The prediction has a mean pLDDT of 87. Predicted 3D model of an 88-nucleotide RNA (c-di-GMP-I riboswitch aptamer) from a soil metagenome.
RNA sequence: GACAAAGGCAAACCCGUCGAAAGGCGGGGACGCAAAGCUUCCGGUCUAACGAUCCAUGAGGUGGGUCCAUGACAGCGGGGUUACCGAA
Repeated sequence: GACAAAGGCAAACCCGUCGAAAGGCGGGGACGCAAAGCUUCCGGUCUAACGAUCCAUGAGGUGGGUCCAUGACAGCGGGGUUACCGAA
């Protein structure tokens, strides 16, 4: 891929759980998805614990600002890779 059939996945939200967070996982739930299967290789986005730096405050320490991915998103786009069903 056909306004077909079979089968699949599951956003928000809720519950539980892990995490500093972003977010992940399990259950419920369906907004959507033809790779919404897998993979961070490229771009992008989110987070900032640790670290760096600045400010405040006698000190210890504490609080706050900025930067930072080694964290995360494959349901942000591209690339790579594998695969189910099936007419004309």